[in-house]
RNA sequence: CCAUGAUAAAGCCAAACCAGUGGCAACACUGGGACGGAAAGCCUAGGAUCCCGUGGGGGGACAGCCGGUUGCCGUG
Repeated sequence: CCAUGAUAAAGCCAAACCAGUGGCAACACUGGGACGGAAAGCCUAGGAUCCCGUGGGGGGACAGCCGGUUGCCGUG
C1' cells in the first nucleotide's frame, strides 16, 4: 500500500418501542431501551424512498436504502 474479516482483543454505535420537547408533516433532539452493525464515523451539489405545496416551478426529511469519502484491530 492492497485485499479481506464480528474468529479474537480493546472498544464504539444504537433499531423497534416508551416518556418529554420541537415541527403542518416526513422526522429530529434528550432520557430509557437493544433489533442489529466491520465503519450503524462523516457527506444531500449523485440516485432511490418519504413529507409539504403547486397548473407548473419548488421546499423539506432520511446516510441503520444505494452511493462517495476517511478510519481502529486482526489475517493474507

The RNA shown here (c-di-GMP-I riboswitch aptamer) has 76 nucleotides and comes from Desulfobacterium sp. Its Rfam family is "c-di-GMP-I riboswitch aptamer". From the family's description: GEMM was predicted in a large-scale screen for bacterial structured RNA regulatory elements. It was read from a public genome assembly, where an Rfam model found it.